[in-house]
RNA sequence: UCGAGCGGAAAGGCUCCUUCGGGAGUACUCGAGCGGCGCACGGGUGAGUAACACGUAGGUAAUCUGCCCUUAGGUCGGGGAUAGCCGAUGGAAACGUCGAUUAAUACCCGAUAAUGUCUUCGGACCAAAGUUUUUCGCCUAAGGAGGAGCCUGCGUCCCAUUAGCUUGUUGGUGGGGUAAUGGCCUACCAAGGCUGCGAUGGGUAGCCGGCCUGAGAGGGUGAUCGGCCACACUGGAACUGAGACACGGUCCAGACUCCUACGGGAGGCAGCAGUAGGGAAUAUUGGGCAAUGGACGAAAGUCUGACCCAGCAACGCCGCGUGAAGGAUGAAGCCUCUAGGGGUGUAAACUUCUUUAGGCAGGGAAGAAUUUUGACGGUACCUGCAGAAUAAGCCCCGGCUAACUCCGUGCCAGCAGCCGCGGUAAUACGGAGGGGGCAAGCGUUAUUCGGAAUUACUGGGCGUAAAGAGCGCGUAGGCGGCUUGUUAAGUCGGGCGUUUAAUGAUGGGGCUCAACCCUGUCGCUGCGCUCGAUACUGGCAAGCUGGAGGUUCCGAGAGGGAAGUGGAAUUCCGAGUGUAGCGGUGAAAUGCGUAGAUAUUCGGAGGAACACCUGUGGCGAAGGCGACUUCCUGGAGGACACCUGACGCUGAGGCGCGAAAGCCAGGGUAGCAAACGGGAUUAGAUACCCCGGUAGUCCUGGCCGUAAACGAUGGGUACUAGGUGUAGGCGGCUCGACCCCGUCUGUGCCGACGUUAACGCAUUAAGUACCCCGCCUGGGGAGUACGUUCGCAAGAAUAAAACUCAAAGGAAUUGACGGGGGCCCGCACAAGCGGUGGAGCAUGUGGUUUAAUUCGAGGCAACGCGAAGAACCUUACCUGGAUUUGACAUCCUUCGGACCGGACCUAGAGAUAGGACCUUCUCCUUCGGGAGUCGGAGUGACAGGUGCUGCAUGGCUGUCGUCAGCUCGUGUCGUGAGAUGUUGGGUUAAGUCCCGCAACGAGCGCAACCCCUAUCCUUAGUUGCCAGCGAGUAAUGUCGGGAACUCUAAGGAGACUGCCGGUGAUAAACCGGAGGAAGGUGGGGAUGACGUCAAGUCAUCAUGGCCCUUACGUCCAGGGCUACACACGUGCUACAAUGGCUGGUACAAAGAGUCGCGAGACCGUGAGGUGGAGCUAAUCUCAUAAAACCAGUCUCAGUUCAGAUUGGAGUCUGCAACUCGACUCCAUGAAGUAGGAAUCGCUAGUAAUCGCGGAUCAGAAUGCCGCGGUGAUACGUUCCCGGGCCUUGUACACACCGCCCGUCACACCACGAAAGCUGGUUGCGCUAGAAGUCGCUGAGCUAACCUUCGGGAGGCAGGCGCCGAAUGCGUGAUUGGUGAUUGGGGUGAAGUC
Repeated sequence: UCGAGCGGAAAGGCUCCUUCGGGAGUACUCGAGCGGCGCACGGGUGAGUAACACGUAGGUAAUCUGCCCUUAGGUCGGGGAUAGCCGAUGGAAACGUCGAUUAAUACCCGAUAAUGUCUUCGGACCAAAGUUUUUCGCCUAAGGAGGAGCCUGCGUCCCAUUAGCUUGUUGGUGGGGUAAUGGCCUACCAAGGCUGCGAUGGGUAGCCGGCCUGAGAGGGUGAUCGGCCACACUGGAACUGAGACACGGUCCAGACUCCUACGGGAGGCAGCAGUAGGGAAUAUUGGGCAAUGGACGAAAGUCUGACCCAGCAACGCCGCGUGAAGGAUGAAGCCUCUAGGGGUGUAAACUUCUUUAGGCAGGGAAGAAUUUUGACGGUACCUGCAGAAUAAGCCCCGGCUAACUCCGUGCCAGCAGCCGCGGUAAUACGGAGGGGGCAAGCGUUAUUCGGAAUUACUGGGCGUAAAGAGCGCGUAGGCGGCUUGUUAAGUCGGGCGUUUAAUGAUGGGGCUCAACCCUGUCGCUGCGCUCGAUACUGGCAAGCUGGAGGUUCCGAGAGGGAAGUGGAAUUCCGAGUGUAGCGGUGAAAUGCGUAGAUAUUCGGAGGAACACCUGUGGCGAAGGCGACUUCCUGGAGGACACCUGACGCUGAGGCGCGAAAGCCAGGGUAGCAAACGGGAUUAGAUACCCCGGUAGUCCUGGCCGUAAACGAUGGGUACUAGGUGUAGGCGGCUCGACCCCGUCUGUGCCGACGUUAACGCAUUAAGUACCCCGCCUGGGGAGUACGUUCGCAAGAAUAAAACUCAAAGGAAUUGACGGGGGCCCGCACAAGCGGUGGAGCAUGUGGUUUAAUUCGAGGCAACGCGAAGAACCUUACCUGGAUUUGACAUCCUUCGGACCGGACCUAGAGAUAGGACCUUCUCCUUCGGGAGUCGGAGUGACAGGUGCUGCAUGGCUGUCGUCAGCUCGUGUCGUGAGAUGUUGGGUUAAGUCCCGCAACGAGCGCAACCCCUAUCCUUAGUUGCCAGCGAGUAAUGUCGGGAACUCUAAGGAGACUGCCGGUGAUAAACCGGAGGAAGGUGGGGAUGACGUCAAGUCAUCAUGGCCCUUACGUCCAGGGCUACACACGUGCUACAAUGGCUGGUACAAAGAGUCGCGAGACCGUGAGGUGGAGCUAAUCUCAUAAAACCAGUCUCAGUUCAGAUUGGAGUCUGCAACUCGACUCCAUGAAGUAGGAAUCGCUAGUAAUCGCGGAUCAGAAUGCCGCGGUGAUACGUUCCCGGGCCUUGUACACACCGCCCGUCACACCACGAAAGCUGGUUGCGCUAGAAGUCGCUGAGCUAACCUUCGGGAGGCAGGCGCCGAAUGCGUGAUUGGUGAUUGGGGUGAAGUC
C1' cells in the first nucleotide's frame, strides 16, 4: 500500500429496532489480523580501504535476474492446518502461555510433462490460484530489455633511517560449497610463489567525470551536479528474499542513554527540520504533492522531508539604482600659503527636467497533459499616480605601486608583504585637508597554482658560486660500426568500436539584457579491433673490416715484489794528540767540559736515508715511485705484415687498491721528534727561539679507509686555426753522421674561432655533439642527532628535523689599509747649534674653590688661543636696588609747546624721584586749522635676549698642504661597476718637460704675470747729499753754490739653460765652464685645486626652528673674571769668567707723533717734576742703539753670579690703584752650580745672540707684529714620522681607531640523551567461547503423504562437534607523551677574558 486475495467489523458514517444501557444490518468505510507486493529504490555520510576499490579496454563456452516486453503451451482433482476473534492465565512493563473455533491468490498431496532438469543415454523427475461482467491474475519454457556477480591487461600517493616476505603459502588430485570459476573450504601429494621494474612493513588517502591554475607541459584538488565503491552506535552472524549478510529488519557480545514493581525491558538523525556540544564559521522544528519521479492498487486513490516551492545569510555570479542638464575669474566653511594667492570646485546653493528600484491604486498570467487539479501567488508582468524624494562605503597615497601637503609625536606611541620608517622640520606613526583605486561592496587572514627555467620531460647545472665518488676491476641495466635479406614488436597512416550525461569550445534559440537555461556540432590528446607502410630502432639470418683484440720485431722508463751489495754523513764506543772552554742565540741561559769536553787523527759498532746526476724529465689507475746488482712480474709506446670478426663503451649494487696519522702483536731504534722536563722571551707565553727527550718515524704480520686523496675539472668516441719547447719510437735527406723535414704517442707554454658571470679554458677544452655513471637545489643548525652497517678502539659510511636569519656566496671594480714590494720627496732621520722638561717669575689651561670665579677653543690643527691690552667701564657672571611699549626701531590716539641745551637745590650707594631757573619751533594757510619735528601720557601691534641648537644654515677660518695632484668632452675597451687618457722609458721643485702609446684635446691646480729685495741706466733734486769751487765757525752742509756720489721715488734695462764643452736617445734634461751684480723657480712675500675632518664659530655679523616677555629684557652700585693643596702648555730671567761690575769710544734700520711727540735749560740719587723752543714731520721730537771695541777690577764662591720675596719711602696715570696697575730709591737677598724619562726649533744672512720701534692703550707686555747689528755645521736615505706615484693581498667600505673568533656569566627558545613512568597500533603463543551456519545425533515432540493402522517417511525441540566476535594471560615489535638530571645548538642591550 492492496477489501477487485481472505476471515471479518475495533472506531466512525448511514438504515432499522430499543428496556435508552444498548442491539441488529449495511458498505461508497475500515483499526487489528492472515495473505501479496514493496521495504536491497530513493535520501545521507566518507570512518575504513593503496585494493580489481576506482578509471579504461576486454572476457564470462564459468553465471543469476522479481516487476516489464515478445512468443509458445497450460491453469484438472483433492486435503489438513492456522492468526484474528472468544475463553482461561503469567508479567510492573515489553511481551507471552494454554484451550476451543475459522478463511484464503497462505500451506500440502495427486494428475498432466517438454522446447525444461538430471542421466550410466536405458530412462527418471518437476507446476499452477483464483476473483469474476469484461478485465486482472497464476504455472512451465524460450527470447529481449534493463540490472547484478566473477575474471583479466594497463593506469593509480609518500618513506629503503622498511630488504627480504610467504605454510592454505604456490601448484596438482579427490571431495564439499556457490547462481557461477577459483585454496573459496577440506584430505592427500609436490616444494613451490613474490621481490631492487621495490616484495614485506609503516604513514596518508574513498576513486573518477570534473574543478582551480598554467602559453603549454605540468601542479593542486575531488564541495555543489553525474558514475562507482564503502559505511549505517562498535564488533560478529546468519535469516527472509529475484536481489541484503539489509540506515529507519532479526540474533549475539560491548560501550552509552532511558524505563523499572530490581525480576526484567527499550533505543540507535552519516534521512528532513530542530537541540546541545565543539568551533573562526555554516540556514526554517516552513508550504505542497500542483509539476517530475517512485511504491502499492484494476482504478479512484493513498503514501513519498525524493522532489517542487517559500524563508534566512552580499557566501558567489550577473544586472540595476543612489539622479540628469544648466549653473561664478569661482559663495560660505575647511585646508594651505612666499599673506599676493591657491585648493576643495560646477562641486554646492539656485533653475529646469526625469522616475528605474521602493510606495499607493487597478488589471493579472504561462507553468495543465485530458474532464478535474496551482503550493509558488494576487507572484512575474502591464497600466495609472505622487515626489529628487528612501539609498555610499571600504582600502590606499616612501619604493615595488596609481595617488602629497599641514599639524601632533620625538627610537616614545606606533607602522611594516619585502626593503625598511620613528632619536624636534616624518609625503612611512596618529589626525586633518587633498588625491588615487575599487564600488554594494572594500580590506585582512588562510589555502592553491602562477610568476619560479627556484626539481629544469618540454626547460637547469657541477674548475673558482651548492655540486665529479680518492682510484680501478666488473654484475645487472643503458647505449652501440658497415652491408644484405626477412619480420613487423616499437614507429607512421586509413577505417571501425568506445571515450555516459553534464562541464569545455562553437552556431542558433529562450528569460527586457546578463548570469542562467534549451538545442545542434566539435572536442574529450586514451584504449581496443582491423587493414596497410617499412626509412629508422628492435628481433632473426648471412656477411664485412675501419672499432676492439691477437701474433712477430724494436727501443724507453724512480712501474710493482723479493734477495743481496755499496759509499758519504750524523751519533755512539775504544785509543792517540791537545787545553779551557764548547755549544747556542736577536741577546742570553739551561746544557756539555779539568773525572779532560769542543777541535783533530786512527779503528770499530749500529740504524736510517740515498747528495751530485735531477730536468713544469720518466713510470703508474690513483695513492705514489729516486744508490747499485740479480731474479720474478704488470702496463704503455713504435714499425711492417698477417689473424679473429663488433668480441665494444659506461657501469646501480659488489669486489679490490688506497698518503700521513692512529691501533694490535713481535722486532728494531743512528738521526729526527708530538707528549713531557728545563732555559729564555713576554703583562702572561700551557707558543714561536734554545738545551734535552718518550711514543712514533724503520721491519714483519694484521686493522683503519680518511686528506686542499686537487687539474678543486668522472669515463669513452668523433670533430674544430696555429706557433714554440721537451720525452720515447719510426721514416725521409746523407756514403755515414749532425742539422733539417715528416709522422705516432706522452708532457708543458703562448694563442685564433668558440665559450664563460667574470677570472679564464682553448686538439691534454671549461669549444661543438653523442653515450653511460656520480652529484647539487639559500645560509646556519650539520656532515650533527636518532636508527642501521663496518671497526679492537679512535672513528668511518649512510643521514634528518625543530628552530633561526634575509642573506650566505662567486668573479671582477674603485678606494682605504698592510709590522707587503719598488721608486721619490720633506729639518723626517742622520750630522750639528740652541732650547723645553729641573729653579724662580710671567701668562694660558685643567682641576679645586666660590654667591660668582661669564662664555667659547680640546691630539697634530685647544692651552702668551677669541683678548691689538678685565681697577670702574669693558662684562656677557654673582649679590642687592630699580623698571615694564621698555636703553633702541616703526605705526596709532591724545596733550603740550619749540626741541636741543645749560647750570642749580633736596633724598638716595647710584639708578632714580621731587623742585626751581634760563633759553625758546619750521612750513603751508581760506587764519578755523593742517603737516613736520620734539617731549609727556595711553593703547596694542611689537621691541629686546652674549637664551638653546655650528648635528638645520650662510659667511668666514683652521687642517692635510704650496702636497702635485683633481677632473671633463669626444673616441676606444668592458654585459657592467669602470678602465684608457693620468700607465710606461727618462727628467723635474712640480701631471715640469720629452719620447712612446687607442687615444686626441681641454679645464681647475704647478709655473709665469703682482709686491719687496740684490746691479745698472734715465728723469727729478727738498726737508736728503757734499766730490770739485768759494765763504764762515771752537765745531757741525752752517752758508753761497753744485747735481757728480749716497739716498729718495717714478720709469726702464738685466737672467732666457741665451753661449761653450761633456753625458743623454739626435729629445727633454743634467753636469761643468765662460761672461755677469745676480745662474739655473737668484732670495723673500702675496697667491691654497677637487675634496677630507657633521673640524671651529648661532658670543663679530646674518639666519630657519624652538624658548623667555613686570623677564632669560633694560638701568644702577658693589663684587667676580686676578681665588689656590695641585697638574700641564707657552715664555722671561738665570745658574756665571766667551762672564759680572766701573769708566771710555764707534756703527743702524724701520717706525710713531697735535686729545700728540715734546728739545735745550733748571730741580730730584731716581722714577719723575717745572717749563714749553720746534714739529701735522726725509726739516722738529721720541732717540743715548745694544752686543762690539779699549782700559780697569772681581778669581770660581751660592760669589761683586742670580735676582725672587719682603719691609720702608716715593713717582705717574686715572673720578678712584684695598680687593687688583706700572715704575723709582734704600734695605732684604730665596730657589738655582746646566736639569730624569722624554721632547722642540733651525740649512744662510738662516740658527744663535744684541738692542730698536709699533699696534692696542688714560695707565698697565717677559705676549704679538715689525726693524736692523754680530754671525755657525749636513757622510747620506738603512731606520722613525708625514706625503706622492706604480704594484700586490684583503673576509675592510663608518674604510685598521676596520673587521672579527671562542670560552665564561645571565635570560629565553626548540632539540638530543636519561633511571623510569604512561598511552596508541600490532605480531606470536595460549585462554575464552555468545549468536549463528554447517555436520553428527535426536530414546523427547510431531497436521497434510504412505500404510498391512502396528507404524513409516519427513520435520522440530534438545544434545554434541568444527569454525567463531568480544574478553583474559604471557612475550615481542613499533610509534607517541612525560621525566630529576645532562649535552650541545640558536637568539639576545652597552657584561668578562